[in-house]
RNA sequence: CGGGUAGUGGCUCAGUUUGGUAGAGCGCUUGGUUCGGGACCAAGAGGUCGCAGGUUCAAAUCCUGUCUAUCCGA
Numbered sequence: 001c002g003g004g005u006a007g008u009g010g011c012u013c014a015g016u017u018u019g020g021u022a023g024a025g026c027g028c029u030u031g032g033u034u035c036g037g038g039a040c041c042a043a044g045a046g047g048u049c050g051c052a053g054g055u056u057c058a059a060a061u062c063c064u065g066u067c068u069a070u071c072c073g074a
Base pairs, nucleotide, nucleotide: 001073002072003071004070005069006068007067010026011025012024013023020057028044029043030042031041032040050066051065052064053063054062
């Protein structure tokens, strides 16, 4: 320098194929249960999807640029 893959709640990830309400598990908070804790049960908070721009009635998803990590090649 060229190409591939990945980036989404605190963590691990799904969702992208076919644009249409942002989700799951674990964790966290509150309550129940218990002598207390754990486990279990119920409820809740937490993300404008790496960043910027474009297309569209509508973008995590399509297009362009760019950043980071990683792999392959030179």